Context: one part of a larger RNA
């Protein structure tokens, strides 16, 4: 001198743009942070009227999704992370793109209706009823498995591409619209769409291995029995002691194993000429973890924050038999502590889940608010005014000094206050029209143009104009020396002061106060850390 997620004492005029539980991974009252699909299904309720439809809302079956977004930094020194390789040892819903399929048949069960158990929480037993829920056969273009034969190519097992053969392995329907035909009037047929089933092929994801690299400690020198290999067998999507049996005696280690400490890691961040040293707040990529311990289950994906079970520990309800919970989501409370915020307002924007869509749901997010915590940018007024008022301070009593500074004239008016006007974020959605694609079709249905009418929390903000009147806006440390900046009066080694040096015991530029002065300014000065 630079730097800070700071904090304390004084002081405090607006703005923009950051950025704010670093400590107890202590406990939490209460609201909200995950839901949508009626174009997958049975129902019920309620509305409107043309009285047999439509339209609307709900609990349940069922479907996608709750594995992501959002939070922490407890654990972990390597099963993590950087970066660079392998995967001929794997998986992969939703997307895209490609090929082929979608044929009969079956039994249940929730809702619900009756009966009842129970304080609840939540259940029991009887009956009915539907699906894109379930089961089961066909069919196999294609998968997958056996072992064969040919080819092409590699990196040992091997890829790979084609040939037959055997076993084996699929499916679901919806909505809209419609001319001939059939019809048990429900439809069947045709026909868009949006949906199913099998393979392939991209994209993006993700398992897994290996090299190299990043913390102290020897006041840790020997560690190890599934421990190192092997052979089988199990297991996995997949290699492999991953796991079991057996057989063998391995492996690691002073280039620091084993063992304690301490620790989220990278990109980056501070500082420094640079080497280098310190760090890991915001922000992006990774991992971990979700009361605390363990465990599987669904599922493409979990060993899941707002799922489930077991077990512990705290709370809370109880009729004492039993339940019920989980804020290291956003607010927002209590503790602790120097110390960090609203129990705001919106889904207009951007992104996310779900739906054909309109949309519904999103404390992701956009907003606004506090907090000089940090940067930045502005203002507290310009200009002229006395050999210089009045009052301070001081004096050698003439003056000096605050000091052009005020008054005082003239001018301006950022910001502020009052009044008018007043965006940008808006792309979207859609009546209807009219080309085009598909299609038996002038229907529907998709694209594309045109287009009434339609959506902003912030917000009457931002920002323009006028209007007002120097009007509302300056403080903080510090003056021995180091180090810019002196005098006086009180104290008298007391009171105090202080980074070092050191000052204070009657003339104190070092203490207290006063005028004056230096710095630095909406701050300023300590502390506290790091270079």
């Nucleotide at each position: 001198g630079a730097u800070u997620g700071a904090a304390u004492g004084c002081u405090g005029a607006c703005g923009g743009c950051g950025u704010g539980g670093a400590u107890g991974a202590g406990g939490c009252a209460u609201g909200c942070a995950a839901g949508u699909c009626g174009c997958a299904c049975g129902a019920a309720a309620c509305u409107a009227c043309u009285u047999g439809u439509a339209g609307u809302u709900u609990a349940g079956u069922g479907g996608c999704g709750g594995a992501a977004g959002g939070g922490u930094u407890a654990g972990g020194a390597a099963u993590a992370c950087a970066u660079g390789a392998a995967u001929a040892a794997c998986u992969u819903g939703c997307c895209u793109c490609c090929a082929a399929c979608a044929u009969g048949g079956g039994g249940a069960u929730a809702a619900c209706a009756g009966c009842u158990g129970g304080a609840a929480a939540c259940g029991g037993c009887u009956g009915c009823u539907a699906a894109u829920a379930c089961c089961u056969a066909a069919u196999g273009a294609g998968g997958u498995a056996u072992a064969a034969c040919a080819g092409u190519g590699g990196c040992a097992u091997c890829a790979u591409u084609g040939u037959a053969a055997u076993a084996u392995c699929a499916a679901a329907g919806a909505u809209g619209g419609g001319g001939a035909u059939c019809u048990u009037c429900g439809g069947a047929c045709c026909u868009a769409u949006c949906g199913g089933u099998u393979g392939g092929a991209g994209a993006g994801a993700g398992g897994u291995u290996c090299a190299u690299g990043g913390g102290a400690u020897a006041u840790c020198a020997g560690c190890u029995a599934g421990u190192u290999g092997g052979u089988g067998a199990g297991g996995u999507a997949a290699c492999g002691g991953c796991u079991c049996a057996c057989c063998a005696a391995g492996g690691c280690a002073a280039u620091g194993a084993c063992g304690u400490c301490u620790a989220g890691g990278c990109g980056g961040a501070c500082u420094g000429a640079g080497a280098g040293g310190u760090u890991g707040a915001c922000c992006g990529c990774c991992a971990a973890c979700a009361c605390u311990g363990g465990g599987a289950c669904u599922g493409a994906g979990a060993c899941a924050c707002u799922g489930c079970c077991c077990a512990g520990a705290c709370u809370c309800c109880u009729a004492c038999g039993g339940g019920a919970g989980g804020c290291u989501g956003c607010a927002g409370u209590c503790g602790a502590g120097a110390a960090u915020c609203a129990u705001u307002c919106g889904c207009a924007a951007u992104g996310g889940g779900c739906g054909c869509a309109a949309g519904c749901c999103u404390g992701a997010c956009g907003a606004u608010g506090c907090g000089a915590c940090g940067c930045c940018g502005u203002g507290u007024g310009a200009a002229c005014g006395a050999a210089g008022a009045a009052g301070g301070c001081u004096c050698u009593a003439g003056g000096g000094u605050c000091g052009u500074a005020a008054a005082g004239u003239u001018c301006u008016u950022u910001c502020g206050c009052c009044u008018g006007g007043g965006a940008a974020c808006a792309a979207g959605c859609g009546a209807u029209a009219u080309a085009g694609g598909u299609g038996a079709a002038u229907a529907a249905u998709c694209u594309a143009u045109a287009a009434a009418g339609u959506u902003g929390a912030g917000g009457g903000u931002a920002c323009c104009a006028g209007g007002u009147a120097a009007a509302g806006a300056a403080g903080c440390a510090c003056c021995g020396g180091c180090u810019a900046a002196c005098u006086c009066c009180g104290u008298g080694c007391c009171a105090g002061c202080a980074g070092c040096u050191g000052c204070g015991g009657u003339a104190a530029u070092a203490c207290g106060g006063a005028g004056g002065g230096u710095g630095c300014a909406a701050g300023c000065a300590u502390u506290a850390a790091u270079c």
Molecule: small-subunit ribosomal RNA, 5' domain
Organism: metagenome